[in-house]
RNA sequence: GCCUAAGUAACUUAAAGUUAAAGUGUCGGUCUUGUAAACCGAAUAUGACGGCUAAAUUCCAUCCUUAGGCU
Numbered sequence: 001g002c003c004u005a006a007g008u009a010a011c012u013u014a015a016a017g018u019u020a021a022a023g024u025g026u027c028g029g030u031c032u033u034g035u036a037a038a039c040c041g042a043a044u045a046u047g048a049c050g051g052c053u054a055a056a057u058u059c060c061a062u063c064c065u066u067a068g069g070c071u
Stems, first nucleotide, its partner, number of pairs: 001070007010024004018054001026042005047063002050060002
């Protein structure tokens, strides 16, 4: 220098055009003499900027970051 893949909550993963889902974690509550466990509830996210579309996590372009391959 070229090619490919990935980027979604604090962490690990879904959603592949039409309501952003769940597990763990955090916080609050119930329960307990108390803690843990269990149950209920809450907060937190689409890498950035544009384009297509009635509608974009999803499709397209560029850039950024990470990983791999070729030279």

Description:
Transfer RNA from Polypterus endlicherii endlicherii, 71 nucleotides, folded computationally. The sequence is in RNAcentral, with records from ENA. Rfam family: tRNA. The coordinates come from a structure-prediction model, not an experiment, and the mean pLDDT is 81.